The RNA shown here (small-subunit ribosomal RNA) has 1459 nucleotides and comes from an uncultured prokaryote. It matches the Rfam family "Bacterial small subunit ribosomal RNA". Model confidence (mean pLDDT): 82 of 100. RNAcentral holds the sequence, with entries from ENA.

């Protein structure tokens, strides 16, 4: 100091959310030692026990035990225990209910007390009577009395003195005391003073709510009295009506305040344990008494509640004081030790008390400090772990070996704390010993945010601060390995403050993101022109007091450091005396004219209000012409019309709006104002003058007015139009858009409402800050004068732009710029402008205005795409012009479906469907059998063993094969080495057996894991990149524009300038032409041989020719002309075999379709292993009500049929093609020359030509079905094959709605070959030639595509997104008959104790007794106001994969949308 989140990006507004610091903390795991600190926040609920206030004998009388002495009566010491004085208990110690207050806190002030100290001044004489204690006699369970009798005092009275002192104007009056001693001395009285304490006043300061706006009767004030320590309504009596409130009274709600804590950079913000100082309480509530001082925490009294005792008749208690208990909470400690130390209280002292205090205990509560050891071993063991090429590699060390000696442990001694004779509860200092032993863990590791792999799981379990992981390859869950971070503690929770400039005083906003009130007058408030003089409340500077201490924060010093602690200093923005200055601000005072009104004289104007007047359209209504339709629509019907309608004519009569002029234009605060014209009131504005007043001003919270439509009340009016409504349509519906009707209303007059996208989404006023230019008002001025024209000025109304501003669009003298002033208004979406309250309103509603819950967004602006039933320009057999098809019919395939044991899979709009299959009778084959075998294997690989014994092979025999068994035979090899041989030895191949790792799988994977390949947009003209430049950014320019093409092709032009991949060329092939071009054989024959034959290049020859294949030439807008920007090109032409890309073919850019394909192949995962593998046989895939889509072949005469003639090009042949020849009607047979191919074959090409017959029929068409015969291939044609031959002759007569190719050698149309293949379902697929058209005027539509362009709420991108009811779930809330409950007043009743008064009784005195008044806690009756809780119905709201209707909104969202 920041970062995450919304977008496909971008920037900006805005919420959330995280890093930090804290803590009287609590929880989870973990946990050596020591210092200092802290430690019931909740129940100001209740408390068993013990202790927390006494002392004093030097004030006072009795006096037990004890010791002495004794005359035995007692006397004298002693001095407990309890009493009388006396001080003391009001301090200390503890807590925060209550309280918004003179409580508290600063700083000030007068009309006061004061025990006990501390100064001075003066006294200190006389006398008096009780009474506790105690005896004695009684009550009572106690508690606790009562009679009687006697007693002392520094205790109580009473004279008297009286410095001072009180009263009083004075004279005068009133008015005290206490002794006791250890002989030192302590006490008493009065009066003054002091210090310190206390009470009382005053000014500022002190939370939130206005959904609390009036409040008050002792109230306010004055006169008098009474009361205090003293000031006052503090209190009464009387009088007068005041006072306090918007600067917030009064009333709700919270809450002890402050010194200081925490956090922040500061200003703030939150706090208010511990410590100081105030203040409040002491079961709850009211009251006094006694004293200096209390209305009194461990006194009294009444009342309640509660608890305990009890003999029921009374009585006792008060831990918010240390400890303890229990409850109550997440949660907070010994019923511990001492007066050694500080400090109190009391005493002359000794002392005596003190749960203040001082210290131990318990908790990691927190802050500080040590510590869990060091080296080496060791370029590293074991174990895990990962990764694999099978070895490496993390962990990272440890045992083992040397050493040290902090804490803990154990022992000895002993400073300190004790100033001070003594006294240490506890603490603490030193030295020794002994051993590495007794001490390490929490969290995290997708981003933020430092740290990674593996297995497990499989939207499961689960995690999660905030974005968000988890649906079989998880770095985000669990686990291990490993890493990071902190550490005796770590993490979570909560909380404060920060970061939030996100309540913005420092330091923020309203054009569109939330935000200017609809406009306007104005009270109050703020704000305020020039000039002089004066005052000094703000200011400024000087001084003085005050601002406790502690604490922060500096310097020093003390515990071994540190935390802590001490000294000392600064400061502690703030209040308050004083002085001193006068510029500004403010006050007085005078003066001025520019602010701002006034006067004058001009102006323009749908400004207002009231009447009056006009035409033209509508519509009624009479008359008249007129005849059958009108009228309406996308097209129709309702509708009107022969009862006479639309039309058309004239009158009459009625309401309403007012065409043209009219504008980008006037007027007005706004809302809003239009017929030219007139009248009659009237409000402003602008200009010229510079005559008057002389700051009279801006702005405005409250207020008050005016305020479009709609609605509402009365009463009128009502032609048109037209919510509701009633009809036709349209449409799955259609409470819509459309039509046909129409009723409030829309007009008028009064009276209500008060709202809008009441917009410029832009408050209102004044001042500065470049211009242009157009438009309305008025003055001047220049041309001699007008009139145009020009220039100069004020006011209004637009556009365009500089600066500057803006997140950007955009604004810019009419600001959103620079700046002052007042004013309103905003703080994330939703709930909600809701609810409730309050108030205005007839109502309808308005205006003020939440909250619970719930989301991480909601948002502006611009940018790319993508989409639009938004434009534009262009293009394509896209349409349209044609020419033949499909869709009807049989038939063939292919898919659906069906059906089956099984009818294997896959392909699904284009882009599936003659598709994968360029050949399904076995095989293929993956399917099924209620078939049948096999298990290390049909197939690789290792390693052991056997090595020629079995296997394999041949062959018998069982079976339907496979397999198994089984009969009989053969086979017993081969290389190296040794060796005369014979053979021995080895060694691998094959084989067999056994083991092992493992083969194997047409099982799986929405081919949605992935690769290759492939389809399709699309042979579409695109698709990008580098530097520049722009712009805050995403991006943009480039690639836009204007020209042009088949092209993002080329040219111009230009903040771009060049590049890549496509295009297009080059390069490959085939095609068209040519060649003094290479080569001729099997092709070819022109001239020579006149060779030869019925005849053919048949044959020597021969390269002339075709040809054949090589190499070459040839087109390149190269030439004229035109047109056009001196361009690119484009028109037309010449020549040329060929012309503008000649015609085909390969050749597919960046990318889309989670496109196709795990069944080619190959591969991650998963899943089977005597089966999901493998062998075999037999079925099946060919089943068939039905659809679909491809195709053939017809339906006929452009024909079919018979004879008879002609002309191709690519191909293909050895398990092959196969001539001639014979045989069959024929498929074919039988034989077998040639021919591995320019040579032989296959091969007869058909359409075509010629003639001839059929003559329009279900035919001589048309052939499909079926029957019989046979042929052919193959072990084998039933399922299920082709082919031939006789015989049958079926639908069909040109095809509905729709639809499909095709633009020249193309469409039709005709036949020929290949691949596949033993055969063949081929009509199919891929190829070759043969004949050979028509038509495109054009781009309005359909249909795709490309640039540009504009909207958008989509980006998964229109198969998109989204609204609303209804269902069903779950939360939270509002009303609501009503039920319950709190706190707070208020009235009427009752009235305890006590004070004050009054009356009566007693009294020597001091007391007493007894009634009674007022005041009054409790309690009790009643009305209401407020708050809260519940409450059967009932109302919205909000959430939340996969519900229903519909489609409202985002594109012209299909009827522009919104208020």
């Nucleotide at each position: 100091a920041g970062a995450g989140u919304g977008u496909g990006a971008u920037c900006c507004u805005g919420g959330c959310u995280c890093a930090g610091a804290u803590u009287g903390a609590a929880c989870g795991c973990u946990g050596g030692c020591g210092g200092c600190a802290u430690g019931g926040c909740u129940a100001a609920a209740g408390c068993a026990u013990g202790c927390a206030a006494g002392u004093u004998g030097c004030a006072c009388g009795a006096g037990a035990a004890c010791c002495a002495c004794u005359u035995c009566g007692g006397u004298g010491g002693g001095g407990a225990c309890a009493g009388u004085g006396g001080c003391g208990a009001a301090a200390g110690g503890g807590c925060g209910a209550g309280g918004a207050a003179c409580g508290c806190g600063a700083u000030c002030g007068a009309a006061c007390g004061u025990a006990c100290c501390c100064c001075g001044a003066g006294g200190u004489g006389g006398g008096g009577g009780a009474u506790a204690g105690c005896g004695u006699c009684u009550g009572g369970a106690a508690a606790c009395g009562g009679g009687c009798g006697g007693u002392a005092a520094u205790a109580c009275c009473c004279c008297a003195u009286g410095u001072g002192c009180u009263c009083g104007c004075a004279a005068g009056a009133g008015g005290a005391a206490a002794g006791c001693u250890c002989c030192g001395g302590c006490g008493c009285c009065u009066c003054g003073g002091g210090a310190g304490c206390g009470g009382c006043g005053a000014u500022c300061g002190u939370c939130c709510u206005a959904u609390c706006a009036g409040g008050u009767u002792g109230u306010u004030g004055g006169u008098g009295a009474g009361g205090u320590a003293a000031c006052g309504g503090c209190u009464c009596a009387c009088c007068a009506a005041g006072c306090c409130g918007a600067a917030g009274a009064c009333g709700g709600g919270u809450a002890g305040c402050g010194g200081g804590u925490g956090u922040g950079a500061g200003a703030g913000c939150a706090u208010g344990a511990c410590c100081c100082g105030c203040c409040g309480c002491a079961u709850c509530g009211g009251g006094a008494c006694u004293g200096a001082g209390a209305c009194a925490c461990u006194g009294c009294c009444c009342g309640g509640a509660c608890u305990c005792c009890u003999a029921c008749g009374g009585g006792a208690g008060g831990c918010u004081g240390c400890a303890g208990c229990g409850a109550c909470g997440a949660a907070u400690c010994u019923u511990c030790c001492g007066c050694a130390a500080u400090g109190g209280g009391c005493g002359c002292a000794a002392g005596c008390c003190u749960g203040a205090c001082g210290g131990a205990g318990c908790a990691a509560u927190g802050c500080c400090g040590c510590g869990u050891g060091c080296a080496g071993g060791a370029u590293g063991a074991a174990g895990c772990a990962g990764c694999u090429u099978c070895g490496c590699u993390g962990u990272g060390u440890a045992a083992c070996u040397a050493c040290u000696g902090u804490c803990a442990g154990g022992g000895a001694c002993u400073a300190g704390c004790a100033a001070c004779c003594a006294u240490g509860a506890g603490c603490a200092g030193u030295c020794c010993c002994a051993g590495a032993g007794g001490a390490a863990g929490g969290g995290c590791c997708g981003g933020c945010u430092a740290a990674u792999u593996c297995a497990g799981u499989g939207c499961c379990a689960g995690c999660a601060g905030c974005c968000g992981c988890g649906g079989u390859a998880a770095u985000a869950c669990u686990g291990a390995a490993g890493g990071c971070c902190c550490a005796a503690g770590c993490g979570u929770u909560a909380a404060u403050c920060g970061g939030a400039a996100u309540c913005a005083c420092u330091g923020g906003g309203c054009u569109u993101a939330a935000a200017g009130c609809g406009u306007a007058c104005g009270c109050a408030g703020g704000c305020g022109g020039a000039u002089c003089g004066g005052u000094a409340g703000g200011u400024a500077u000087u001084u003085c007091g005050u601002g406790a201490a502690a604490u922060c924060c500096c310097a020093c010093g003390g515990c071994u450091c540190a935390a802590c602690c001490g000294u000392g200093g600064a400061a502690c923005a703030g209040c308050g005396g004083a002085g001193u200055a006068a510029a500004c601000c403010a006050c007085c005072g005078a003066u001025c004219u520019u602010g701002a009104g006034g006067c004058a004289g001009g102006u323009a104007g749908g400004g207002g209000u009231c009447a009056a007047c006009g035409g033209a359209a509508c519509c009624a209504u009479g008359u008249g012409u007129g005849u059958a339709c009108c009228g309406g629509u996308g097209a129709a019907a309702u509708g009107g019309g022969c009862a006479g309608a639309u039309a058309u004519a004239c009158a009459u009569g009625g309401g309403a709006a007012c065409g043209c002029c009219a504008a980008u234009g006037g007027c007005g605060a706004a809302g809003g104002c239009a017929a030219g014209u007139u009248g009659a009131c009237u409000g402003g504005g602008c200009c010229u003058g510079a005559c008057c007043u002389g700051a009279c001003g801006c702005u405005c919270a409250g207020g008050u007015a005016c305020g479009a439509a709609a609605g509402c009340g009365u009463g009128g009016g009502g032609a048109g139009c037209g919510a509701a409504c009633g009809g036709g349509a349209u449409u799955a519906g259609a409470u819509a858009c459309c039509c046909c009707g129409g009723u409030a209303g829309u007009c008028c007059a009064c009276g209500c409402c008060g709202u809008a996208a009441a917009c410029g989404a832009u408050g209102c006023a004044c001042a500065c800050u470049a211009g242009g230019u157009c438009g309305g008002g008025g003055a001047g001025g220049c041309u001699u004068u007008c009139a145009c024209g020009c220039c100069c000025u004020c006011c209004c109304g637009g556009c365009c732009g500089a600066a500057g501003g803006a997140a950007a669009a955009c604004c810019a003298u009419u600001a959103a710029g620079u700046g002052u002033g007042c004013c309103g208004c905003c703080u994330g979406g939703g709930g909600a402008g809701u609810a409730c309250g309050g108030u205005c309103g007839c109502a309808a509603g308005g205006c003020u205005a939440a909250a619970a819950c719930u989301c991480a967004a909601a948002g502006g602006a611009a940018u790319u795409g993508a989409c639009g039933g938004g434009g534009g320009c262009u293009c394509a057999c896209a349409c349209a012009a044609g020419c033949g098809g499909u869709g009807g019919a049989u038939c063939a395939u292919g898919u659906u479906g069906c059906u089956u044991a099984a009818u294997u899979c896959g392909a699904g709009g284009c882009a599936a469907c003659g598709c994968a299959a360029a050949g399904a009778a076995c095989c293929c084959u993956a399917c099924c059998u209620g078939g049948g075998g096999c298990u290390g294997a049909a197939c690789a690989u290792g390693c052991a063993u056997g090595g020629a014994u079995u296997u394999a092979c041949c062959u018998u025999u069982c079976g339907a094969a496979a397999a198994g068994a089984u009969u009989g035979g053969g086979c017993c090899a081969c290389g190296c080495u040794c060796u005369u041989u014979u053979g021995a030895g080895u060694g691998g191949a094959a084989c067999a057996u056994g083991c092992a790792c493992c083969a194997g799988g047409u099982g799986u994977u929405g081919g949605c894991a992935g690769g290759c390949c492939u389809g399709u947009c699309g042979u579409c003209a695109g698709c990008u990149c580098g530097u520049g430049c722009u712009g805050u950014g995403a991006a943009g320019u480039g690639u836009c524009g204007g020209g042009u093409u088949a092209a993002g092709u080329c040219c111009c032009u230009u903040a771009a300038c060049g590049a890549g991949c496509g295009c297009a060329a080059c390069c490959c092939c085939c095609u068209a032409u040519c060649g003094u071009u290479u080569a001729g054989u099997u092709a070819c024959u022109a001239a020579c041989g006149c060779c030869g034959u019925c005849a053919u290049g048949g044959u020597g020859a021969g390269g002339a020719c075709u040809c054949u294949a090589g190499c070459g030439a040839g087109a390149c807008u190269g030439c004229c002309g035109g047109u056009g920007u001196c361009a690119a090109a484009c028109c037309g032409g010449a020549g040329g075999a060929a012309g503008g890309u000649g015609g085909g073919g390969a050749u597919g850019a960046c990318g889309u379709c989670a496109a196709g394909u795990c069944c080619u192949c190959a591969u991650g995962g998963c899943c089977c292993u005597u089966a999901u593998g493998u062998c075999c046989a037999g079925g099946g895939a060919u089943g068939c009500a039905a659809a679909c889509g491809u195709g053939c072949u017809a339906c006929a005469a452009u024909g079919g049929c018979a004879u008879g003639g002609a002309c191709a090009g690519a191909g293909c042949g050895a398990u092959g093609c196969a001539a001639u020849a014979u045989c069959g009607c024929g498929a074919g047979a039988u034989g077998g020359a040639g021919c591995a191919a320019a040579u032989c074959g296959c091969a007869g090409a058909a359409a075509c030509c010629a003639u001839g017959c059929c003559u329009c029929a279900g035919u001589u068409c048309g052939g499909a079905u079926u029957g019989c015969a046979g042929g052919c291939u193959g072990a084998a044609a039933u399922u299920c094959g082709c082919c031939u031959g006789c015989a049958u002759g079926a639908a069909g007569c040109u095809g509905g709605a729709a639809u499909c190719g095709c633009u020249a050698g193309u469409a039709a149309u005709c036949g020929c070959a290949g691949a596949u293949c033993a055969g063949c379902u081929a009509c199919g697929c891929u190829g070759c030639g043969g004949u050979g058209a028509a038509u495109a005027c054009g781009u309005u539509c359909c249909u795709g595509a490309g640039c540009c362009u504009u909207g958008u709420a989509c980006a998964c991108a229109c198969c998109g997104c989204c609204c609303g009811u209804c269902a069903a779930g779950u939360c939270a809330u509002g009303g609501a008959a009503g039920c319950c409950g709190g706190g707070a007043g208020u009235g009427c009743c009752c009235g305890a104790a006590g004070u004050c008064g009054c009356c009566c009784c007693a009294u020597c005195u001091c007391a007493g007794g007894g009634g009674u008044g007022c005041c009054u806690a409790c309690g009790g009756c009643g009305a209401g106001a407020u708050c809260g809780g519940u409450g059967a119905c009932u109302g919205g709201g909000a959430c939340g994969a996969a519900g229903u209707c519909g489609u409202a909104a985002c594109a012209a969202g299909g009827u522009a949308a919104c208020c």